[in-house]
RNA sequence: GAGGAAACAAGGCAAAGCCAGAGUGAUCUGGUGACGCAAAGCUAUAGGGUCUAUUUAUUAGAAAAUACGACAGCCAGUUGCCGAA
Numbered sequence: 001g002a003g004g005a006a007a008c009a010a011g012g013c014a015a016a017g018c019c020a021g022a023g024u025g026a027u028c029u030g031g032u033g034a035c036g037c038a039a040a041g042c043u044a045u046a047g048g049g050u051c052u053a054u055u056u057a058u059u060a061g062a063a064a065a066u067a068c069g070a071c072a073g074c075c076a077g078u079u080g081c082c083g084a085a
């Protein structure tokens, strides 16, 4: 220096629900609360996916277009803590 299981340390984040607020909505912000997380850090004008709104079309459904719309706790990309043999 590589490696990487378990444990340990320093700490970190915070699902659902509830309360208040913003938004047509997806969803977001704050509080409360912990289901969980080794990337549950960051990235949505670099990719896939999901969702929302509007429009087109349709008997309906499927579908298409538009959005500096939403989601990173879906995949992905990227950075990164401890650490034995």
Base pairs, nucleotide, nucleotide: 012037013036017032018031019030020029021028022027035073041078042077043076047075048074049071050070051069052067053066054065055064056063

Notes
The RNA shown here (c-di-GMP-I riboswitch aptamer) has 85 nucleotides and comes from Hoskinsella hominis. The model forms 84% of the base pairs in the Rfam consensus. The coordinates come from a structure-prediction model, not an experiment, and the mean pLDDT is 78. It matches the Rfam family "c-di-GMP-I riboswitch aptamer". Rfam links the family to the GO term cyclic-di-GMP binding.